A computed fold for a 117-nucleotide RNA from an Anaerolineales bacterium, annotated as SAM riboswitch aptamer (S box leader). The organism belongs to Anaerolineales, within Bacteria. It matches the Rfam family "SAM riboswitch aptamer (S box leader)". From the family's description: The SAM riboswitch is found upstream of a number of genes which code for proteins involved in methionine or cysteine biosynthesis in Gram-positive bacteria.

[in-house]
RNA sequence: ACCUCAUCCAGAGAGGUGGAGGGACCGGCCCUGUGAAGCCUCGGCAACCAGGCGUCUUCGGCAACGAAGCGCCCAGGUGCCAAUUCCGGCAGGCCAACGCGGCCUGGAAGAUGAGGG
Numbered sequence: 001a002c003c004u005c006a007u008c009c010a011g012a013g014a015g016g017u018g019g020a021g022g023g024a025c026c027g028g029c030c031c032u033g034u035g036a037a038g039c040c041u042c043g044g045c046a047a048c049c050a051g052g053c054g055u056c057u058u059c060g061g062c063a064a065c066g067a068a069g070c071g072c073c074c075a076g077g078u079g080c081c082a083a084u085u086c087c088g089g090c091a092g093g094c095c096a097a098c099g100c101g102g103c104c105u106g107g108a109a110g111a112u113g114a115g116g117g
Stems, first nucleotide, its partner, number of pairs: 002116007013042005021031003025089004043081003048077002051073004056069005085109001090106006
């Protein structure tokens, strides 16, 4: 590379540098010289993993205790800080039907984490 599982309508930006792009892809629609991406510094959000705790639940155990779950604490490892993953893309259904279109459910793709490889 790739595979599996979980989550994705919440939340959180300033300064410096840089100098034209950015929002994965495609279409749309946005952001951007009132300064894009990238990089640096500081700040913040969240709580996936790690760590700590427990008059809780279940299972195992004679017990000590262990495992899983749940809850709380913390913030070490990641991640993130325009717009729901910005909206749609594929399938089904509902509304409308002159037509534009609107809504719901699932999926695909993507992102992040954890595990595998």